[in-house]
RNA sequence: CUCUUAUCAAGAGAGGCGGAGGGAUGUGCCCAAUGAAGCCCGGCAACCGUCAGCUUUCGCUGAAAUGGUGCCAAUUCACACAAAGCGCUUGCUUUGAGAGAUAAGAG
Numbered sequence: 001c002u003c004u005u006a007u008c009a010a011g012a013g014a015g016g017c018g019g020a021g022g023g024a025u026g027u028g029c030c031c032a033a034u035g036a037a038g039c040c041c042g043g044c045a046a047c048c049g050u051c052a053g054c055u056u057u058c059g060c061u062g063a064a065a066u067g068g069u070g071c072c073a074a075u076u077c078a079c080a081c082a083a084a085g086c087g088c089u090u091g092c093u094u095u096g097a098g099a100g101a102u103a104a105g106a107g
């Protein structure tokens, strides 16, 4: 980097260093010197792993959180393509796809 599967409406500090940017991309709209990114501490969750029970197997349920990741403004901030319904001037709603993120596995 590519492919497969699962999840994405919940949750998480008014701490220290740091100094201007950040929210993937485009548009919009936001966040930010009442201090962005990043680093540290802290926290959340529980995908893998661990443990217990059930199960022929696949797997299911539960527990802890010491291990491997992840995450901690706004629904994955909204929309980006298609279909249906409504409105009918630009639009609205729902469903699906696409894109993206994370985990686990394969190449």
Base pairs, nucleotide, nucleotide: 001107002106003105004104005103006102007101008100013041015040016039017038021031022030023029025080026079027078028077042072043071044070047068048067050063051062052061053060054059076099081096082095083094084093085092086091